[in-house]
RNA sequence: CUGGUCGGGCGCGAUGGUCGCGGGCCGGUUGCAAGGCCGGCUCGAGGAAAGUCCGAGCUCCACAGGGCAGACUGCCAGGUAACGCCUGGGCGCCGCAAGGCGACGGAUAGGGCAACAGAGAACAGACCGCCCCAACCGGUCGCGAGGCCGGGGACGGGUAAGGGUGAAACGGUGGGGUAAGAGCCCACCGCGCCGCUGGCAACAGCGGCGGCACGGCAACCCCCAGUCGGAGCAAGGCCAAAUAGGCGGCGAGGUGGGCCCACACCGAUCCCGAGUCGCGAGACGAGGGGACAGCCGCGGGUAGGCUGCUCGAGGUGGCCGGCGACGGCCAUCCCAGACAGAUGACCAUCUCCUGGGCUCGUCCCGGGAAACAGAACUCGGCUUACGGCUCGACCAGCGAC
RNA sequence: UGGCCCGUCGUCUAAGGGCAAGACACCGGUCUUUGGAACCGGCGAUGGUGGUUCGAAUCCACCCGGGCCAA
Numbered sequence: 001c002u003g004g005u006c007g008g009g010c011g012c013g014a015u016g017g018u019c020g021c022g023g024g025c026c027g028g029u030u031g032c033a034a035g036g037c038c039g040g041c042u043c044g045a046g047g048a049a050a051g052u053c054c055g056a057g058c059u060c061c062a063c064a065g066g067g068c069a070g071a072c073u074g075c076c077a078g079g080u081a082a083c084g085c086c087u088g089g090g091c092g093c094c095g096c097a098a099g100g101c102g103a104c105g106g107a108u109a110g111g112g113c114a115a116c117a118g119a120g121a122a123c124a125g126a127c128c129g130c131c132c133c134a135a136c137c138g139g140u141c142g143c144g145a146g147g148c149c150g151g152g153g154a155c156g157g158g159u160a161a162g163g164g165u166g167a168a169a170c171g172g173u174g175g176g177g178u179a180a181g182a183g184c185c186c187a188c189c190g191c192g193c194c195g196c197u198g199g200c201a202a203c204a205g206c207g208g209c210g211g212c213a214c215g216g217c218a219a220c221c222c223c224c225a226g227u228c229g230g231a232g233c234a235a236g237g238c239c240a241a242a243u244a245g246g247c248g249g250c251g252a253g254g255u256g257g258g259c260c261c262a263c264a265c266c267g268a269u270c271c272c273g274a275g276u277c278g279c280g281a282g283a284c285g286a287g288g289g290g291a292c293a294g295c296c297g298c299g300g301g302u303a304g305g306c307u308g309c310u311c312g313a314g315g316u317g318g319c320c321g322g323c324g325a326c327g328g329c330c331a332u333c334c335c336a337g338a339c340a341g342a343u344g345a346c347c348a349u350c351u352c353c354u355g356g357g358c359u360c361g362u363c364c365c366g367g368g369a370a371a372c373a374g375a376a377c378u379c380g381g382c383u384u385a386c387g388g389c390u391c392g393a394c395c396a397g398c399g400a401c
Numbered sequence: 402u403g404g405c406c407c408g409u410c411g412u413c414u415a416a417g418g419g420c421a422a423g424a425c426a427c428c429g430g431u432c433u434u435u436g437g438a439a440c441c442g443g444c445g446a447u448g449g450u451g452g453u454u455c456g457a458a459u460c461c462a463c464c465c466g467g468g469c470c471a472a
Base pairs, nucleotide, nucleotide: 001397002396003395004394005393006392007391008390009389010388013350014349015348016347017346018345019344021044022043023042024041025040026039027038028037029036030035046372050383051382053381054380055379056378057377058232059231060230061229065261066260067259068258070228071227072226073225074224075089076088077087078086079085090104091102092101093100094099105223106222110221111220112217113216127163128162129159130158131157132156136151137150138149139148140147141146171189172188173187174186175185176184190212191210192209193208194207195206196205197204198203236307237306238305239304246298247297248296249295250294253266254265255264256263270289271288272287275284276283277282314333315332316331317330318329319328320327321326351369352368353367354366355365356364357363402471403470404469405468406467407466408465411425412424413423414422419455427443428442429441430440431439448464449463450462451461452460
């Protein structure tokens, strides 16, 4: 210098002024009040405010207890209020490397799947092959029977090393052995079991023995370990106003939550009554009037104001501890709370970018300042969108000293 | 602002890990004086990207679009 990797910061500009917006505080004025107006000071959108994917704080629920269903996480150790997040480490894969990625427990608890191809897809299998062997052929020896060598290869037998099929074929490489082969035997690797060492651990290393091996998929069901009550600020609380304290159906049980148990609460049938039975007390009783938790449906009113609504697991600076995430201590600061929902315009100077001129001094003139994109209860994260500037560390290559 | 569902040919429905099916529409042909009907044939799609798996419309993650609920 070039290329790459990782981490951080900023977030279009900065300063000042004028006018204009919303909040807070103070003062004045007006008003019965709510409020309005004027003046001063001060504050005023994001790293994602987004998606609503996780976790909480907070609010409500007569569950706050137990269980089921369901959902999520999944190597180890930590951080955190917690998490599916973050940090460090282990193992595996990618990369020359710095680094990056991982949905990373269990396949002897059980079930299920592997189409097509292929001989055969889990303790399976012979398609092409390889080997042995008869008839037959040739040579040779022999008087002959027959023997030897070579070719051949039916029936039958042996084989799974080579080739093929497939995503995947029942260990791999090399050697020995064999008729040809095979962990059949041996060495190494791999796998299983046992032990030792290091490490909190996941794991790593070393040694010994060996029947040399009963594969894959769990983002298939599932098993194991752990976590989880449900709704959500449009939650909820207060005030004011208005209407039809409406109508219909079901109804003796129901309500509170996805379901069950437990628990708690609400309701469960009154009056009149012709008449009948009975010695009587009483029983039955057509019909009429009223009431009923809760559920379902239809319809009407109000859709107004205040609050929740911003002091927080808060920001900033310094010190200490820790590899780190982060934690502790001290100091300091208050940093939008809107409710058809607020921050815009102009001027000047400077900074940066760009075009031109020039006496080429860093001067003059002009233009521009990018992307993704706007809080609506608040935080910790994840994910997605995005233009540019800047700082640092590391890796590789080239060159120079 | 918060929460809940959905996405397959132009349209409406199937296919729950192994070749995307049917109907209507559209195009062509036959028949007919012509059209319609009828018959025959054809074209045509898994919202997008990535992942798991040998293989994904189907399983998982994210993105895009559409619909519904609340006060």
Molecule: RNase P RNA; transfer RNA
Organism: Gemmatimonadales bacterium